[in-house]
A computed fold for a 350-nucleotide part of an RNA from an uncultured bacterium, annotated as small-subunit ribosomal RNA, central domain. The prediction has a mean pLDDT of 86. The full RNA is in RNAcentral, with records from ENA. It matches the Rfam family "Bacterial small subunit ribosomal RNA".
Context: one part of a larger RNA
RNA sequence: CUGGGCGUAAAGGGAGCGUAGGCGGGUUUGUAAGUUAGGCGUUUAAUCUAUGGGCUUAACCCAUAGUUGGCGUUUAAUACUGCAAGUCUUGAGUGAUGGAGAGGAUGAUGGAAUUCCAGGUGUAGCGGUGGAAUGCGUAGAUAUCUGGAAGAACACCAACAGCGAAGGCAGUCAUCUGGCCAUAUACUGACGCUGAAGCUCGAAAGUCGGGGGAGCAAACAGGAUUAGAUACCCUGGUAGUCCCGACCGUAAACGAUGAGCACUAGCUGCCGGGGGAGUCAAUCCUUUCGGUGACGAAGCUAACGCAUUAAGUGCUCCGCCUGGGGAGUACGCCCGCAAGGGUGAAACUC
Numbered sequence: 001c002u003g004g005g006c007g008u009a010a011a012g013g014g015a016g017c018g019u020a021g022g023c024g025g026g027u028u029u030g031u032a033a034g035u036u037a038g039g040c041g042u043u044u045a046a047u048c049u050a051u052g053g054g055c056u057u058a059a060c061c062c063a064u065a066g067u068u069g070g071c072g073u074u075u076a077a078u079a080c081u082g083c084a085a086g087u088c089u090u091g092a093g094u095g096a097u098g099g100a101g102a103g104g105a106u107g108a109u110g111g112a113a114u115u116c117c118a119g120g121u122g123u124a125g126c127g128g129u130g131g132a133a134u135g136c137g138u139a140g141a142u143a144u145c146u147g148g149a150a151g152a153a154c155a156c157c158a159a160c161a162g163c164g165a166a167g168g169c170a171g172u173c174a175u176c177u178g179g180c181c182a183u184a185u186a187c188u189g190a191c192g193c194u195g196a197a198g199c200u201c202g203a204a205a206g207u208c209g210g211g212g213g214a215g216c217a218a219a220c221a222g223g224a225u226u227a228g229a230u231a232c233c234c235u236g237g238u239a240g241u242c243c244c245g246a247c248c249g250u251a252a253a254c255g256a257u258g259a260g261c262a263c264u265a266g267c268u269g270c271c272g273g274g275g276g277a278g279u280c281a282a283u284c285c286u287u288u289c290g291g292u293g294a295c296g297a298a299g300c301u302a303a304c305g306c307a308u309u310a311a312g313u314g315c316u317c318c319g320c321c322u323g324g325g326g327a328g329u330a331c332g333c334c335c336g337c338a339a340g341g342g343u344g345a346a347a348c349u350c
Stems, first nucleotide, its partner, number of pairs: 003322004007304002012318001014201004021194003025088007033081002035077009048066007091191001092188003096183004103177007110154001114150008125136002162169002206247006215241002220236004258317006266295001268293009299306002323350003332343004
C1' cells in the first nucleotide's frame, strides 16, 4: 500500500423484461470441494533476517540457522460457505371475496368555441399597436341573427388529488385488456434479488408512403421599431401540428437521487381499503395496511439540505466518474432512407 466517490462539485444507464454470471430464508443428516490445524516434500544460487567468523574497522566476504508465502501430498476438524438428500413457512407465488383509478387498445357519440359557406338586418368603418402601418371593407366588411360544413381540443369538475416501469395519461359511453390495494386465511414450498449481453417500450422535433387540414404556426413575404433589425411587436402564411402504416431513439427522458431487502423518534394534511367503539343514519373517535405531501429527532452532509418515500445504519447486484479545454470531436466499426444516433480517442494546450 492492499482506493475514494456518483441530489447541486466529474459521475445513476430514459424505462422495463430477462440470458449468463454474482448473491440468497429456518432446520436436520451426510460429504469434506472451499476453509482451519498438524506432518512430509518442494520452492537453484545470490539477496533478506539472526548468530558466529575473516580482511586493523566498516562497506565487503564466508559459514550455520531461519520466519512468511506458493505448489504438491497426507492426517485431522466441521463453525461458516459449497455439494447431495429430507423437512418447514416467515421471503416469493397461486386461488377466494371485495375495492379505487385521466393505466392501455378499439369503436361510437356530445356540447361550447373557431374558421369558412349561404341567407336576413344594417352602414362606414373594422382590425391591430406603446403609437402606427401593412391588411380587410361601399363588389357592403366589422357587428348581429338563422341555417349548413369542417377540423382540432375537451371549459367548469380539478386538487397540494389519481393511475402507469418510464415516456406519459383528462368530454361522455360501450367492448376488450394490464397492473395495484385490502381482508380472511386455503394451497405450492425458497420457486427469490440483481442483471453484462440481448429483446421490448420510449416526449417533442424530424423522415418516408397514403389521407386530412379549422385554429395555431418554423421557413417565407410585407408593415413597423432601430444607427442597423436577417429579431422582439403587427398583418399574412407553407411545412408541421391531426389520422393510418413504417422509421428515428434522442431530451433539464429530473426527484439532476439505479434496483431489492432489513433496521432507526415523532407530529400533521390528503387518497384507497379493513377492524373496533358510539345515540350504529350522518358523524366523529380509535386502530391497522397501501399510497401521496408538509414539518421535524437522532444521524448524515462542504454547505444547501436529506431525514421510515433518507442523501441515516447495513447487506446484495448492476451502471457510471477519475483536472479544464481540445471533444461527445476525429478515425474505425455498428445502426439509420436521411437528419443523425451509438461506441469513442490522441496530438497540442492551461